[in-house]
Small-subunit ribosomal RNA, 5' domain from Candidatus Woesebacteria bacterium RIFCSPLOWO2_12_FULL_42_8, 483 nucleotides, folded computationally.

Context: one part of a larger RNA
RNA sequence: GGAUGAACGCUGGCGGCGUGCCUUAGGCAUGCAAGUGGAACGAUCCUUAGAGUAAUCGAAGGAAAGUCGCGAACGGCUGAGUAUAUAGUAGGAAUCUACCCUUUGGCGGGGAAUACCCCCGAGAAAUCGGGGCUAAUACCGCAUGACCUCGUGAGAGAAAAGGGCGUAACUGCCCGCCGAAGGAGGAGCCUACUUCCCAUCAGCUUGUUGGUAGGGUAACGGCCUACCAAGGCUACGACGGGUAGGGGGCGUGAGAGCGUGACCCCCCAGAAUGGCACUGAGAUACGGGCCAUACACCUACGGGUGGCAGCAACCGGGAAUCGUGCGCAAUGGACGAAAGUCUGACGCCGCGACGCCGCGUGAGGGAUUGAAGGCGCUUGUCGUCGUAAACCUCUUUUGACCUGAGAGAGAUCGAAGGUAGAAUAAGCACUCGCUAACUACGUGCCAGCAGCUGCGGUAAUACGUAGAGUGCAAGCGUUAUCC
Repeated sequence: GGAUGAACGCUGGCGGCGUGCCUUAGGCAUGCAAGUGGAACGAUCCUUAGAGUAAUCGAAGGAAAGUCGCGAACGGCUGAGUAUAUAGUAGGAAUCUACCCUUUGGCGGGGAAUACCCCCGAGAAAUCGGGGCUAAUACCGCAUGACCUCGUGAGAGAAAAGGGCGUAACUGCCCGCCGAAGGAGGAGCCUACUUCCCAUCAGCUUGUUGGUAGGGUAACGGCCUACCAAGGCUACGACGGGUAGGGGGCGUGAGAGCGUGACCCCCCAGAAUGGCACUGAGAUACGGGCCAUACACCUACGGGUGGCAGCAACCGGGAAUCGUGCGCAAUGGACGAAAGUCUGACGCCGCGACGCCGCGUGAGGGAUUGAAGGCGCUUGUCGUCGUAAACCUCUUUUGACCUGAGAGAGAUCGAAGGUAGAAUAAGCACUCGCUAACUACGUGCCAGCAGCUGCGGUAAUACGUAGAGUGCAAGCGUUAUCC
């Protein structure tokens, strides 16, 4: 000198774009953050046409719970753990893949249940038990099955579901369902190289290293088990300890390098702590489940409930970091044939000079009055602040008020025009040298200053105040950290 997710002191006019718990992965009241489909299904209720004397039948629309499908494994947050297969780069073979695309072949015929609902019961609640009824694209057989799998072969095994539109009725059209092959994108696995400090860590290892057989997995493999062998790693740093998410990048630097990993993007890991599996194409699942633990809450004391490292908010901690805002209009996502619904992702608004950038705080004239005032001295027709002010002319950014094209879901923003008026707007640090900028007074090794050298003990340009000056400027200084 540059830089910062900064903080502190003094000061503070406006706008745009960014950015904002670095500390306790401490605890969390409240609200919201993942639903959707009636064109898969049956029953219930409501509204309004119609038929009927009525009971009732019945079309359309809607509501809400349940069954079922898809989604909930994405998106969002955090960085605790992790020094190794975690990441980066380059390769590889023993794999899986819902939705999507391409190709190909099919969708025949049956059955038994069950939620909702009704009845009975237990419980304070959470919730649960028994009996009865019913539907499906829910569930289970049978048939067929090119292809597929197994088998040397004969042969064996394994599928499916309907719904809507339309028609007088079929044919038909759309959405679906099953088998198979390929693709795209995604995921799992393996290898090489690279990947911090300590040797005051020198030896480490028994599923350890390899083999055989088996199990297990989507898949290779000590991944697991039995048996056999005795191996494997290590000064090219094993093992141990400390610290740490990794990368693209970012800062600095002429570069080499050094430092760093906020925001944004990719990967990994975690979801109170520890463990476990279930479902599923995919999880060992943040807003799913079970167990244990700690904590908190409710309780009728029998028993239950909860998990903000989602968005806001609160308490605590801290030098320190924001609103319990608006909207799904845009972009994107889930579901749906669609209309649409949901979406604290996202788009916006708000707060903070936290950063960067831009603008303003006026411009020109004005000295035979160098005004008043302050300060200084060589003390006088003196110097300086100083053309500075006053005064004259002009302009109107910003701000105030009025109108307002247009934009926007709205809040609001807003081109352009008009009105009055220089008005509403300057501070901070420094002035011995480094380092731009000096005098007076006060103080007297005191009070104090200080980044380094060092100043201060009676004339201090180094302390304090004043005047003057210098530098930056809505900022200026200080502190911390990096180059």
Notes: The coordinates come from a structure-prediction model, not an experiment, and the mean pLDDT is 82.